[in-house]
RNA sequence: CGCUUAUCAAGAGCGAGGGAGGGACUGGCCCGAUGAACUCCGGCAACCUGCUCUGGCUAGCAAGGUGCCAAUUCCAGCAAAAAUGGGGUCCAUUUUGAAAGAUAAGGC
Numbered sequence: 001c002g003c004u005u006a007u008c009a010a011g012a013g014c015g016a017g018g019g020a021g022g023g024a025c026u027g028g029c030c031c032g033a034u035g036a037a038c039u040c041c042g043g044c045a046a047c048c049u050g051c052u053c054u055g056g057c058u059a060g061c062a063a064g065g066u067g068c069c070a071a072u073u074c075c076a077g078c079a080a081a082a083a084u085g086g087g088g089u090c091c092a093u094u095u096u097g098a099a100a101g102a103u104a105a106g107g108c
């Protein structure tokens, strides 16, 4: 980096510094001076990697490379189907598939 593939319902500090913001965007709804972002330490273990088991798959361990450490990617954002509810060829709820986003590996 409108590239490709895969995954996104789990997991992660009563630490130090820092000082007012943050949860991608929009609309909600949340977190924050009982200290936000960010940095260090610490931790988790998603992908790659290493090791062990195995014919293989799978699983386990490690934590080297990235990543991550409030809330299902916090919810919805476009479309479809079924059922239910309501005064309705409409609205809402549920489910599913996309879009968007994030992460990893590969690629350019």
Base pairs, nucleotide, nucleotide: 001107003106004105005104006103007102008101013041015040016039017038021031022030023029025077026076027075028074042069043068044067046066047065048064049062050061051060052059073100078097079096080095081094083093084092085091086090
The RNA shown here (SAM riboswitch aptamer (S box leader)) has 108 nucleotides and comes from Geobacillus icigianus.
The organism belongs to Geobacillus, within Bacteria.
It matches the Rfam family "SAM riboswitch aptamer (S box leader)". Its family is annotated with regulation of gene expression in the Gene Ontology.
The coordinates come from a structure-prediction model, not an experiment, and the mean pLDDT is 82.
It was read from a public genome assembly, where an Rfam model found it.